[in-house]
Molecule: transfer RNA
Organism: Prevotella sp.
């Protein structure tokens, strides 16, 4: 340099045009004499970034940044 995969909550991940979900973790409550386990609820996301298309973009298109893998050239 070329090709491919990926970037979504503190962590791990799903979603693939029409209000963004799950598990763990966190907070509160119930249960207990107390703890653990169990149960109920809540909070937490500018969906990497800048544009474009669209009535509408996490989703489609383009540029850029970052991570991982492969290939090639030079030394």
């Nucleotide at each position: 340099g070329c090709c491919g995969a990926g970037g979504u909550a503190g962590c791990a991940u799903a979603g693939u045009g029409g209000u963004a979900g799950u598990g763990c973790a966190u907070u509160u409550c119930c249960u207990u004499g107390g703890u653990a386990a169990g149960g109920a609820a809540a909070a937490g996301g500018u969906c990497g970034u800048g544009g474009g298309u669209u009535c509408a973009a996490u989703u489609c298109c383009c540029g850029c940044c970052c991570u991982c893998g492969g290939c090639u050239c030079c030394a």